RNA sequence: GCGCAGUUAGCUCAGCUGGCUAGAGCACUUGUUUGACGUACAAGGGGUCAUAGGUUCGAGUCCUAUACCGCGCA
Repeated sequence: GCGCAGUUAGCUCAGCUGGCUAGAGCACUUGUUUGACGUACAAGGGGUCAUAGGUUCGAGUCCUAUACCGCGCA
């Protein structure tokens, strides 16, 4: 340099053929339980869906560019 795949919560990830309000587990906070910690149970907070633009009535999802990470080729 070329090709492929990826980027969604603090971490690991799901999100199907574009459709109403973006989710799970772990972590975190609060409460109950305990002498206390942990466990268990209940509730809660946390998101510019990498960035910018485009298509569309409507985009996490489609298209383009850029950035970053990984793999392969040279």
This is a predicted structure of a 74-nucleotide RNA (transfer RNA) from an Oscillospiraceae bacterium. Its Rfam family is "tRNA". The family's RNA type in Rfam is transfer RNA. Model confidence (mean pLDDT): 81 of 100. The organism belongs to Oscillospiraceae, within Bacteria.